This is a predicted structure of a 94-nucleotide RNA (SAM riboswitch aptamer (S box leader)) from Enterococcus durans.
The source organism's lineage runs through Bacteria, Bacillota, Lactobacillales, Enterococcaceae and Enterococcus.
The model forms 90% of the base pairs in the Rfam consensus.
RNA sequence: CUUAUUCAGAGCAAGUGGAGGGAUUUGGCCCUUUGAAGCUUCAGCAAUCUACCUUUGGCAAGGUGCUAAUUCCAACUCGAAAGAGACAGAUGAG
Numbered sequence: 001c002u003u004a005u006u007c008a009g010a011g012c013a014a015g016u017g018g019a020g021g022g023a024u025u026u027g028g029c030c031c032u033u034u035g036a037a038g039c040u041u042c043a044g045c046a047a048u049c050u051a052c053c054u055u056u057g058g059c060a061a062g063g064u065g066c067u068a069a070u071u072c073c074a075a076c077u078c079g080a081a082a083g084a085g086a087c088a089g090a091u092g093a094g
């Protein structure tokens, strides 16, 4: 850079750690010393890639990913609103 997905699903776990976290900016809202982020282990979810099979599909072994709230919500465009789209981000494949 191209492409697909992004309102589904799954942790009050154990250890460590010790004040932040929810991508970034602004606003809101929320989680958090009844212990945040990070790291390790274990468990789980899913089925994009590989493998395998009886191949419109199945399986869940391997490589990623993920496990508060829609990608937490809004921002830009259209719209009276509901809503739709765009941008940005995330993940996979190329």
Base pairs, nucleotide, nucleotide: 001094002093003092004091005090006089011042013041014040015039016038020031021030022029025075026074027073028072043067044066045065049062050061052058053057071088076085077084078083